[in-house]
RNA sequence: UUCUUAUCUCGAGAGGUGAAGGGACUGGCCCUAUGAAGCCUCAGCAACCACUGUUCCACAGUAUGGUGCUAACUCCAGCAAGUUAUCAAAAACUUGGAAGAUAAGGA
Numbered sequence: 001u002u003c004u005u006a007u008c009u010c011g012a013g014a015g016g017u018g019a020a021g022g023g024a025c026u027g028g029c030c031c032u033a034u035g036a037a038g039c040c041u042c043a044g045c046a047a048c049c050a051c052u053g054u055u056c057c058a059c060a061g062u063a064u065g066g067u068g069c070u071a072a073c074u075c076c077a078g079c080a081a082g083u084u085a086u087c088a089a090a091a092a093c094u095u096g097g098a099a100g101a102u103a104a105g106g107a
Base pairs, nucleotide, nucleotide: 001107002106003105004104005103006102007101008100013042014041015040016039017038021031022030023029025078026077027076028075043070044069045068048066049065050062051061052060053059054058074099079096080095081094082093083092084091
């Protein structure tokens, strides 16, 4: 980098440094000098891997280890189908998909 599988409306931030961006992409809408991103320290959340027990399906539990995460539903939409409504459109909603993120395994 790519493939497969699972999950994605729960949860959880302070300090230092830094100096203008950030929220993947596009559009929107937000966050940000009451200090963005990045980096460091400490803390926390969660429970994918891990570990323990029943048992070999799964369930329950633990948090010493490997990851991950700690604004807004993955912030919303993007493509397709359907429903409501309308003269028509705009619009709203539902479902599925795409894309993305994370984990585990493979190439």